[in-house]
RNA sequence: GGGGGUCGGGCGGUCGCUCCGGGCCGGUUCUGCCGGGCCGGGGAGGAAAGUCCGAACUCCGCAGGGCACGGCGGUGGAUAACGUCCACCGGGAGAAAUCCCAGGGAAAGUGGCACAGAAAACAUACCGCCCUCCGUCGCUCGCCUGACGGCGAGCUAUGGAGGGUAAGGGUGAAAAGGUGGGGUAAGAGCCCACCGCCGCGACGGUGACGCCGCGGGCAGGCCAAACCCCGCCGGGUGCAAGGCCAAAUAGGGGAGGAUGAGGUGGCCCGCCUCGCUACAACUCCCGGGUUGGCCGCUUGAGGGCGCCGGCGACGGUGCUCCCAGACGAAUGGCCGCCGCCCUUCGCAGUUCCCCGCAAGGGGAGCUAUGGAGGGGCACAGAACUCGGCUUACAGACCCCC
RNA sequence: GCGCCCGUAGCUCAGUAGGAUAGAGCGGCGGUUUCCUAAACCGCAGGUCACAGGUUCGAAUCCUGUCGGGCGUA
Numbered sequence: 001g002g003g004g005g006u007c008g009g010g011c012g013g014u015c016g017c018u019c020c021g022g023g024c025c026g027g028u029u030c031u032g033c034c035g036g037g038c039c040g041g042g043g044a045g046g047a048a049a050g051u052c053c054g055a056a057c058u059c060c061g062c063a064g065g066g067c068a069c070g071g072c073g074g075u076g077g078a079u080a081a082c083g084u085c086c087a088c089c090g091g092g093a094g095a096a097a098u099c100c101c102a103g104g105g106a107a108a109g110u111g112g113c114a115c116a117g118a119a120a121a122c123a124u125a126c127c128g129c130c131c132u133c134c135g136u137c138g139c140u141c142g143c144c145u146g147a148c149g150g151c152g153a154g155c156u157a158u159g160g161a162g163g164g165u166a167a168g169g170g171u172g173a174a175a176a177g178g179u180g181g182g183g184u185a186a187g188a189g190c191c192c193a194c195c196g197c198c199g200c201g202a203c204g205g206u207g208a209c210g211c212c213g214c215g216g217g218c219a220g221g222c223c224a225a226a227c228c229c230c231g232c233c234g235g236g237u238g239c240a241a242g243g244c245c246a247a248a249u250a251g252g253g254g255a256g257g258a259u260g261a262g263g264u265g266g267c268c269c270g271c272c273u274c275g276c277u278a279c280a281a282c283u284c285c286c287g288g289g290u291u292g293g294c295c296g297c298u299u300g301a302g303g304g305c306g307c308c309g310g311c312g313a314c315g316g317u318g319c320u321c322c323c324a325g326a327c328g329a330a331u332g333g334c335c336g337c338c339g340c341c342c343u344u345c346g347c348a349g350u351u352c353c354c355c356g357c358a359a360g361g362g363g364a365g366c367u368a369u370g371g372a373g374g375g376g377c378a379c380a381g382a383a384c385u386c387g388g389c390u391u392a393c394a395g396a397c398c399c400c401c
Numbered sequence: 402g403c404g405c406c407c408g409u410a411g412c413u414c415a416g417u418a419g420g421a422u423a424g425a426g427c428g429g430c431g432g433u434u435u436c437c438u439a440a441a442c443c444g445c446a447g448g449u450c451a452c453a454g455g456u457u458c459g460a461a462u463c464c465u466g467u468c469g470g471g472c473g474u475a
Stems, first nucleotide, its partner, number of pairs: 001401007009338007017043006024036005045379001049390002052388004057238001059236002061274001063273001065272003069234005074088005089103001090101004104229002109227002111223003126169002128165009138155007177195006196218001197216005203210002242295004252286005263279005302321008339377007347370002349366007402474007411427004420458001429445005451467005
């Protein structure tokens, strides 16, 4: 430096709260109910949180399929299931231990890439470099002329037109494979070597993939946490689900509808189809009333210890334990001692200086240790139940690399 | 408890198939006008787009997680 695990104040006293079991007393409309003491036992968490996933359970036409919608995304496994976990693969960071990755498809299609820039994806050409042609200035040489001068050839500089090029410059987040050499008028995968990429084949692996060989000069920029495509998953609903008892109830306002095979309404939901069902003693919406009790409710994919199998997640098996169930919502308050952290004093302690022969005394500074005083001890609190993830968290201890 | 929605200037709102200086009205401040005020006209300031991380060249906008607020439901 990194990874993992455990705990998350302790002990005692006292006053309470809640649930369960036992027993007692009192009341009563008496197989019961209500109230009050006593005895014994249990009583928050690693996250109970956020409500982000997955289930169990519940009710509903979970009928059929399709569209739509939502989620997930390397491979193999674990699991009741998962977006979780384990192992491995690929990519990235690091010296390493180790950590991170929404990690399918950009060669099906649509779309976007502002500004700048020539060009942002059917490539293109601003500067530059090079070639050809036509001019201009100058120099040299040759020819003609008595001379001025003229004609021709070459070189340098420069302007215009036509073409070649994509090396170099410049713009940008990103510029059409990279580096080096050859080659060329200048250049360029134009050619070659290496690296990268694509295709095919062999081998290893369950597989993701790895490795080797051959072939191809290279096509196909980036964005899917843009639409989308591919594969997989999802019927809806959340314990205020749902069931029972008691209590309560003006039947108040509004809307809808067919006449014999169709219409309207209802039967979870966004839509459609099918099926079932009702249709004037009907259906739906709004409004009003009642808002008490019981069940669901805590024995469960449960916890602990050991053995066996597996690299591991995990599975199997033996023994053992019962460990919160509230609802205006319990699990707390006070006192004492101890532990840890912060702070103050300067009593002991300690450093320096001064006085003194010495013992000792005085002054200034420090707070590691002892002592005294003061303050603090995190994040947060069950609400039908599990498996995860994420987020918050003072501190203490242990193990491994 | 469960389900759903929203945070942009002091207030009320635009802007959300990403494109760089984030706008409007009211309010505030200064000036002109007026004897003074109001109204009117001109100008100015005021924003960590609730916060943090990620995707992307680029985020108010897309994704994830926190924080705050609101609504519905027996």
Background
This is a predicted complex of two RNAs, RNase P RNA and transfer RNA, with 475 nucleotides together.